[in-house]
RNA sequence: GCCUGGGUGGCUCAACGGUAGAGCAGCGGUCUUGUAAACCGCAGGUUAUGGGUUCGAUUCCCAUCCCAGGCC
Numbered sequence: 001g002c003c004u005g006g007g008u009g010g011c012u013c014a015a016c017g018g019u020a021g022a023g024c025a026g027c028g029g030u031c032u033u034g035u036a037a038a039c040c041g042c043a044g045g046u047u048a049u050g051g052g053u054u055c056g057a058u059u060c061c062c063a064u065c066c067c068a069g070g071c072c
Base pairs, nucleotide, nucleotide: 001071002070003069004068005067006066007065010024011023012022013021018055026042027041028040029039030038048064049063050062051061052060
């Protein structure tokens, strides 16, 4: 340099073009002599960045940045 895959809450990952979710972690509560576990609830996201298409984009297209793998 070229090709492929990926970038979404603190972490690991979902999400037919039509309300952004789960698990773990965090916080509060129930339970317990107490802690843990279990159960219930709460909060937490400029979906890497900038454009484009569209009534509508996490999703499709283009460019850029970053990460992983491959080729030379």

This is a predicted structure of a 72-nucleotide RNA (transfer RNA) from an Armatimonadota bacterium. Its mean pLDDT, the model's own confidence on a scale to 100, is 83. Its Rfam family is "tRNA". Rfam's curators write: Transfer RNA (tRNA) molecules are approximately 80 nucleotides in length.